[in-house]
């Protein structure tokens, strides 16, 4: 420098769930907790997914809509240790 995730893991992250706070919701934050992760780091001006307060349509029921979210869906991007 390139490749890899079969074996191994010093260090790292932390699903579900519970409690509290927050938000219209989706979701987020903190603590506990570990299902897993070799990028479970970053990126939401690439695709995808979730929500629909406001707004629009409607007599209503309801439908549509992101300026709200999701990076632990794919993509992009940077990179530690290990192995070859």
């Nucleotide at each position: 420098u390139u490749a890899c995730a079969u074996a191994a893991u010093g260090g790292g992250c932390a699903a579900a769930c519970u409690u509290g706070c927050u938000g219209a919701a989706a979701g987020g934050c903190a603590a506990g907790g570990a299902c897993g992760c070799a990028a479970a780091g970053c990126u939401a001006a690439g695709g995808g997914u979730c929500u629909a307060a406001c707004c629009c349509a409607g007599a209503a029921a309801u439908g549509g809509u992101a300026c709200g979210a999701c990076a632990g869906c794919c993509g992009g991007u940077u990179g530690c240790a290990g192995u070859a």

A computed fold for an 84-nucleotide RNA, annotated as c-di-GMP-I riboswitch aptamer. The prediction has a mean pLDDT of 83.